Transfer RNA from a Bacillota bacterium, 73 nucleotides, folded computationally.
[in-house]
RNA sequence: GCUGGCGUAGCUCAGCAGGUAGAGCACUCGAUUCGUAAUCGAGCGGUCGCGGGUUCGACUCCCGCCGCCAGCU
Numbered sequence: 001g002c003u004g005g006c007g008u009a010g011c012u013c014a015g016c017a018g019g020u021a022g023a024g025c026a027c028u029c030g031a032u033u034c035g036u037a038a039u040c041g042a043g044c045g046g047u048c049g050c051g052g053g054u055u056c057g058a059c060u061c062c063c064g065c066c067g068c069c070a071g072c073u
Stems, first nucleotide, its partner, number of pairs: 001072007010025004019056001027043005049065005
């Protein structure tokens, strides 16, 4: 330098033939217990890597850039 993959909640990841963004864990509160753990319920939490384009509408499609991983030279 070229090719491919990945980037979504604090963490691990879902979600994409375009139609209001989810789960588990963590955290907070409550229930249960003499108390703790476990269990159960509720809550909190995201400008979907950044910028632009297409579209009535973009996490999803297109272009550029950034970061990580792998391969080739």
NCBI's taxonomy places the organism under Bacteria, Bacillati, Bacillota. Rfam family: tRNA. From the family's description: Transfer RNA (tRNA) molecules are approximately 80 nucleotides in length.